[in-house]
RNA sequence: CUCUUAUCCAGAGUGGCGGAGGGAACGGCCCUUCGAUGCCCGGCAACCAUUCGAAACUUAUAAUUUCGGAACGGUGCCAAAUCCGACGAACUAAACUUAUUGUUAAAUAUUUGUUCGAGAGAUGAGAG
Numbered sequence: 001c002u003c004u005u006a007u008c009c010a011g012a013g014u015g016g017c018g019g020a021g022g023g024a025a026c027g028g029c030c031c032u033u034c035g036a037u038g039c040c041c042g043g044c045a046a047c048c049a050u051u052c053g054a055a056a057c058u059u060a061u062a063a064u065u066u067c068g069g070a071a072c073g074g075u076g077c078c079a080a081a082u083c084c085g086a087c088g089a090a091c092u093a094a095a096c097u098u099a100u101u102g103u104u105a106a107a108u109a110u111u112u113g114u115u116c117g118a119g120a121g122a123u124g125a126g127a128g
Base pairs, nucleotide, nucleotide: 001128002127003126004125005124006123007122008121013041015040016039017038021031022030023029026085027084028083042078043077044076047074048073050070051069052068053067054066055065056064082120087117088116089115090114091113093111094110098109099108100107101106
């Protein structure tokens, strides 16, 4: 760097150093000298590893899978739902002459909201 796969509505300091940007890119909207990015300390979590218990499968308390705990290690994370949106579909509400169709009603385009999916991204694990 590429591929596969799981998760992404929760959680995390009134500390120290330092001194201007930051929230991936785009459009918004935010954070920030009442101190940002970053580093140290501290903390959160349970992805990998370790360990304990239960269940399933099983000849078997072997191996494998699932669920629930612990927590020294390996990462990661510690504003806002991955901050929101975009692309597609379904449903929903508004406006109906602003436009088209229809003329019994209304439907489509338009402006909202909700859900699902895709794409992009982040992190872990595995492989190349």
This is a predicted structure of a 128-nucleotide RNA (SAM riboswitch aptamer (S box leader)) from a Chloroflexota bacterium. The source organism's lineage runs through Bacteria, Bacillati and Chloroflexota. The sequence was found by an Rfam model in a public genome assembly. The coordinates come from a structure-prediction model, not an experiment, and the mean pLDDT is 78. Its Rfam family is "SAM riboswitch aptamer (S box leader)". About the family: The SAM riboswitch is found upstream of a number of genes which code for proteins involved in methionine or cysteine biosynthesis in Gram-positive bacteria.